[in-house]
RNA sequence: AUCGAACGCUGGCGGCGUGGCUAAAACAUGCAAGUCGAACGCGAAAUCCCGGCUUGCCGGGAGAGUAGAGUGGCGAAAGGGCGAGGAAUGCAUGGGCAACGUACCUUGAGCACGGGGAUAGCUUCGAGAAAUUGAAGAUAAUACCCGAUGAGACCACAGUGUCUGCGGACACAGCGGUCAAAGAUGGGGAUCCCUUCGGGGACCUAUCGGCUCUUGAGCGGCCCAUGCCCUAUCAGCUUGUUGGUGAGGUAACUGCUCACCAAGGCUAAGACGGGUACCGGGACUGAGAGGUCGAUCCGGCGCAUUGGGACUGAGACACUGCCCAGACUCCUACGGGAGGCUGCAGUAACGAAUAUUCCGCAAUGGGCGAAAGCCUGACGGAGCGACGCCGCGUGCGGGAAUAAGCUCUUCGGAGUGUAAACCGCUGUCAGGGACUACCAAGCAAUGAGGGCUAAUAUCUCUCGGCGUUGAGGAAUCCCAAAGGAAGCCACGGCUAACUUCGUGCCAGCAGCCGCGGUAAGACGAAGGUGGCUAGCGUUGUUCGGAAUCAUUGGGCUUAAAGAGCAUGUAGGCGGCCCAGUAAGCGUCUUGUGAAAUCCCUCGGCCCAACCGAGGAAUUGCAGGGCGAACUGUUGGGCUUGAGGCAAGUAGGGGCGUGUGGAACUCUUGGUGGAGCGGUGGAAUGCGUAGAUAUCAAGAGGAACGCCGGCGGCGAAGGCGACACGCUGGGCUUGACCGGGUCUUUGAUCUUCGUUUAUUCGGAGAUUGCGGGCCCUUUCCUGACGCUGAGAUGCGAAAGCCAGGGUAGCGAACGGGAUUAGAUACCCCGGUAGUCCUGGCCCUAAACGAUGUCCACUAGGUCGGAGGUUCUCUGACGGAGUUCCGGCCGGAGCAAAAGUGUUAAGUGGACCGCCUGGGGAGUACGGUCGCAAGGCUAAAACUCAAAGGAAUUGACGGGGGCUCACACAAGCGGUGGAGCAUGUUGCUUAAUUCGAUGCAACGCGAAGAACCUUAUCCUGGGCUUGACAUGUGCGAAUGCCUACUGGGAAACCAGGUCGGCUGCCUUUCGGGGUGAAACGUACACAGGUGCUGCAUGGCUGUCGUCAGCUCGUGUCGUGAGAUGUUGGGUUAAGUCCCGUAACGAGCGAAACCCUUGUCGUUAGUUGCCAGCGCGUUAUGGCGGGGACUCUAGCGAGACUGCCGGUGUUAAACCGGAGGAAGGUGGGGAUGACGUCAAGUCCUCAUGGCCUUUAUGCCCAGGGCUGCAAACGUGCUACAAUGGCUGGGACAAACCGAUGCUAAGCCGCGAGGUGGCGCAAACCGGAAAAACCCAGCCCCAGUUCGGAUUGUAGUCUGCAACUCGACUACAUGAAGUUGGAAUCGCUAGUAAUCGUAGAUCAGCUAUGCUACGGUGAAUGUGUUCCUGAGCCUUGUACACACCGCCCGUCAAGUCAUGGAAGCCGGUAGUGCCCGAAGUCGUGCCGAUUCAGGCAUGCCGAAGGUAAGAUCGGUGACUGGG
Repeated sequence: AUCGAACGCUGGCGGCGUGGCUAAAACAUGCAAGUCGAACGCGAAAUCCCGGCUUGCCGGGAGAGUAGAGUGGCGAAAGGGCGAGGAAUGCAUGGGCAACGUACCUUGAGCACGGGGAUAGCUUCGAGAAAUUGAAGAUAAUACCCGAUGAGACCACAGUGUCUGCGGACACAGCGGUCAAAGAUGGGGAUCCCUUCGGGGACCUAUCGGCUCUUGAGCGGCCCAUGCCCUAUCAGCUUGUUGGUGAGGUAACUGCUCACCAAGGCUAAGACGGGUACCGGGACUGAGAGGUCGAUCCGGCGCAUUGGGACUGAGACACUGCCCAGACUCCUACGGGAGGCUGCAGUAACGAAUAUUCCGCAAUGGGCGAAAGCCUGACGGAGCGACGCCGCGUGCGGGAAUAAGCUCUUCGGAGUGUAAACCGCUGUCAGGGACUACCAAGCAAUGAGGGCUAAUAUCUCUCGGCGUUGAGGAAUCCCAAAGGAAGCCACGGCUAACUUCGUGCCAGCAGCCGCGGUAAGACGAAGGUGGCUAGCGUUGUUCGGAAUCAUUGGGCUUAAAGAGCAUGUAGGCGGCCCAGUAAGCGUCUUGUGAAAUCCCUCGGCCCAACCGAGGAAUUGCAGGGCGAACUGUUGGGCUUGAGGCAAGUAGGGGCGUGUGGAACUCUUGGUGGAGCGGUGGAAUGCGUAGAUAUCAAGAGGAACGCCGGCGGCGAAGGCGACACGCUGGGCUUGACCGGGUCUUUGAUCUUCGUUUAUUCGGAGAUUGCGGGCCCUUUCCUGACGCUGAGAUGCGAAAGCCAGGGUAGCGAACGGGAUUAGAUACCCCGGUAGUCCUGGCCCUAAACGAUGUCCACUAGGUCGGAGGUUCUCUGACGGAGUUCCGGCCGGAGCAAAAGUGUUAAGUGGACCGCCUGGGGAGUACGGUCGCAAGGCUAAAACUCAAAGGAAUUGACGGGGGCUCACACAAGCGGUGGAGCAUGUUGCUUAAUUCGAUGCAACGCGAAGAACCUUAUCCUGGGCUUGACAUGUGCGAAUGCCUACUGGGAAACCAGGUCGGCUGCCUUUCGGGGUGAAACGUACACAGGUGCUGCAUGGCUGUCGUCAGCUCGUGUCGUGAGAUGUUGGGUUAAGUCCCGUAACGAGCGAAACCCUUGUCGUUAGUUGCCAGCGCGUUAUGGCGGGGACUCUAGCGAGACUGCCGGUGUUAAACCGGAGGAAGGUGGGGAUGACGUCAAGUCCUCAUGGCCUUUAUGCCCAGGGCUGCAAACGUGCUACAAUGGCUGGGACAAACCGAUGCUAAGCCGCGAGGUGGCGCAAACCGGAAAAACCCAGCCCCAGUUCGGAUUGUAGUCUGCAACUCGACUACAUGAAGUUGGAAUCGCUAGUAAUCGUAGAUCAGCUAUGCUACGGUGAAUGUGUUCCUGAGCCUUGUACACACCGCCCGUCAAGUCAUGGAAGCCGGUAGUGCCCGAAGUCGUGCCGAUUCAGGCAUGCCGAAGGUAAGAUCGGUGACUGGG
């Protein structure tokens, strides 16, 4: 885009179309084919009138020659319906009939004479329920029959002419035979006949009709060619079959039928079979080519309840005729009958679904008729249905910085929106009324003219015309009134159109992708917007897009796709030249290609849809003329394709026979004496009955080392010792050159001739180019070709059959190991097999994943085989050439990878194959096979992907390089004990919350007795609140302090003295106001409530690892790459070199702090060398700045110097100097990012929740609870120690609610005391390990200190839960710690103390700092862990904690097999045999008939064995 549509919501009008697609299933009722009295014989009734009279009958007339039936004629074979069947008896196109028919119509010619007997109707009598029917009697015709005539037709015979497709046809004349007929109506003057006297007839005339022949048109019959769906999982079919002869039959040809004869006919260009289907004009779609369809209209065919059959007729095997058989329905008196809507309506049924039991013959057409006319569900109209197309309307103009309502909001506003209201205007349609153009042409009284005729009758033609014909539609005018007339779908992208609320992976949406798990533009609603509009959506159909079956117009290395390879049949295609032909081809022309449709132009309905006219088109088919390039074909020729021949030549090409050595195993013998063998390590196994090892001899089978090579050969599979025999194929050369001879022509020379001659002509010689012939290896055939459906052959390994053979190896199998297991990998054995002969199998990643052949299109290089040529020859080399095998590479091609004269380039020929993944190379069927199995090869169902190439990452029990206390080498720990502390778990009224691998667990917490503290628990209390802001109101209050009652307190209630209280004004008495405060009311406060997966900020981690990026350029279709890779080097992407890259940024480094050396400046509170004073003593004092120190400023270190290595580099190694040497040590400093890492309980914050509570206050409790487990620590287990006494040396830090000295008291904690100190001044403060002396003597101890008791001290409102400390007493575990695991590379580990934050006190053994003493080991990178760079593979990309395979369980879906069971379809054999044609016999007869019986054929039916399709099926298979 489309539709014969259906469904949902909605629905104003009209025009034109269209409407049972399903059950060719069944039908009630009515109608759909009749007509003619001018073919014929009959012939009523109702009713009315008249008469009669017995008053309810009879007769007559009209009705009426009407209705009606019958005989006869024509029609009924058309029109109308439907599409079951049918793949050809069909349709379409083009031809043919010399093989045919034709009623009505038409042309022409001729005829129509004489007779006859019936029969229906009717009457009478019957049978039957009915349908229907019998007998007798009378009767007519355009019914029927006989005879005559025969122009003519037909048949037979013989003849002539013309034509021919050679079969024959036509024409002409002759002879013989056969064959006709019907009348009706109108009119008529003479004449004649009959008469019932009315008239009728003969005759004439007009019209119609009849018969014979003829002509035409139209219609039909038959034949031929071409075309017409799917299927090969249908490959062979056929006996009247194919042909002939004869006969029959038909309108006509023909096996159409029959008898006989022959054995043919069709088929891969698809016979036969199966499925499906009416065909065409055309319709829809498409740019076209095509694809799909065949409703309505037109042409053809077929059918009429199913099957069969004939009759009648011009025509039928007949929709509304007949006979028979079947099914079904109806009537019945049970004996019998009737019926056929696939005509128009209509019914019921089926179904998603399809209309009125309408009007009319007015028009058009048909039948009959002379006509009027009659009939006509054809047709013309109306009705119903938005079913389709088309047209119109539902109003038009004005109208607010813009009402209300609704929606949104950043709360300002915005949208709906000029939309409405309101004002003005108009009048389509619908409504009401009035009126009659058009669809009407005809028919016909009658008039005029013409024709026929004897006729002014009649009849007929033309013109005029009183009268008359409309089912239905419809034009025009008037009235009134904005009044009666808008919906549907969508709004995430595709795709025009967006917000809010509700919901919370629910409810739901969805064409594809996909939305929805608490902020949904995707669900639902609302507002708004977009689209279309009397419709809008949905579903379904077809075509398009789809170049996605590719003729136009695709592909096959890796995406699906080249057959395993060859030979070759049919077929397709085919070299050069000449001639013919004209099939293809081209051009011109003729016929046809129905109409309608489509297209163009014009016209008619107001327009359009619709309709009409003309044109074009109909790309096709057929006939004819011309042309001859190309293709075909015929004939002739050629050599370049192909082949042959000859001479060479390489080779694991094939087959057969034989031979050989090495190795192996076995046998025998010798030596020998304990193991061998095997593995990662072992064991099984072999061996004292002598193995392994070794020597000798022998036997056997299989395979052929080195040479050996991206080397060779073969079509492929494949082929490897050597020799011989047989045999297939390949490659090269047969070219140039040379010689001889003849000749054209040119040049040069000689010579002759002409008046002259370099010049013109002739002759001769030499020589060049070219040509012919012959020789030299020097040739032959002449397109013989390419490909190849089927077919045939070959075809690794494994496997199969039969017979051999068997050394080694070795499926299966046994044993040993490994392992969680190990039906494996490893080991010890070992059967088939591997080998040979013969026969099968026929598949492979049978691969170059690349079919065969031919031609053309840059190169370079290597190898193999063979020729040529150059250098005097040769080796060698150079050049060139043919074939084969490789690598690299350009253009081109390709999605890229790649390919690239060995094409995947450019062309040609032919074959094979592909069309999303799975199901499945499976099932069924067929075929091959001994089997295994092969070949051929689907569908249901299911998914939205499967796949290719490349890219970036990530990953790897991949590789390379490198690093790190990563390992190793060391030192010390943890894990065992006790305790401390954190966590889990358990418990509890509560044990608040968070952190949870590394990267939670002495973490948030640098201090939980109350407070802290969190509604964590119990209980009590407050409600504008403990805190902030604003507003209204109130009363001058209010606040502080002491006080009273209740209470655990908070708080509640009460309440006195005193003090304080802003601003303005003041006469100091006060007045005014209301800022602060209070009470009350309202907005609101508040929340450590939830969501760290809504967030900001901050932090952890990889990791102080060396990385992460950008600009421009370049490369690539692109993702992306390059840079950043490579070679070195570094701690480092640090630096250097190279380089399609050149630069740059964030990181690294440096800058900063600290520490180590020196200088300088300064010299108090620090220092004291020298001078002096003083003390028991002390820098205590005067002084001093030298030193230490303090703290400012500088210097110093940069691979700067030397040597070596290295690329003349960067750098590294070693050295010198130096306090320090190669970033001197330490710190701060943390790139792009990762982990939805952590934190809503620091803070901030969206959303949600709460508001007399999840807020606020208080008391008490809990966070400290303890069977158990884990982490981090402390103290130990002792002698490198413990204890006692004595002695020495730091750094850093802190101190006013503070540090606190001396002194005194106490065993001690501490008390008392109060000097000094806001600190280089005073104090904390004692440093400890260490040193010296003594004791202990290896023990659960003079180790260890847990636990417990008692008595105390201190802090604090308060130490019960629940503080620290002291003294005395007690004196547990523990004797160095399993698996495992942690830290550390130098002033480090280890060890020793000191200080600080927090803090009333303390659980600190924690944390953060400080100094003292002070090691060991490593110079390596195999391994473990982690990390960086490069590379590789990948089916991973929430990225290996990935992805993913198979079985099994339950449920479900579709399907295969299956003993069977059920049904359909098309045939075959046999039985039976209706109707009927044809035939035969008998009867019957004037004829035509007819009757009875029967033969062949013959439908349905029965029966039998099969074929084929489908359904179902216990069980079973896979998906």
The RNA shown here (small-subunit ribosomal RNA) has 1519 nucleotides and comes from an uncultured bacterium. The RNAcentral record of the sequence draws on Greengenes. It matches the Rfam family "Bacterial small subunit ribosomal RNA".